[in-house]
């Protein structure tokens, strides 16, 4: 110092925030109430150090397909190769900052990166 040691999807989950919805608090309009105050199939604004639902969501997480490599058995041909079926196998993996996208944030993306063993 180059090559290989596979890629691809769907469900789901740690994590995530706050665009709808839900809650909460506050004002505001309608009823009730003598009042304090209540109630609403209302409306408007703020709140993610609001449990929640929609939503996002891992290379080093689950679990399923599917191509792809390889092997190893049968079967077949235009025999030393191919092609079809069926079985195995397809390992490992410590990881900032800082930026980026969507409403926004995050184990998304950059990135199996940059650094390390």
């Nucleotide at each position: 110092c180059c090559u290989u040691a596979g890629g691809c999807a769907a469900g789901c989950u740690a994590g995530g925030g706050u665009u709808c919805c839900g809650a909460u608090c506050g004002c505001c309009g309608c009823g009730c109430g003598u009042g304090a105050g209540c109630g609403c199939u209302g409306g408007c604004g703020a709140u993610g150090a609001c449990u929640g639902g929609u939503c996002c969501a891992a290379g080093a997480g689950c679990c399923u397909g599917c191509c792809g490599g390889u092997u190893c058995c049968g079967c077949g041909c235009c025999u030393c190769g191919c092609g079809c079926g069926g079985g195995g196998c397809u390992c490992c993996a410590c990881g900032g900052a800082g930026g980026g996208a969507c409403a926004a944030a995050a184990g998304c993306c950059c990135g199996g990166g940059a650094g390390g063993a």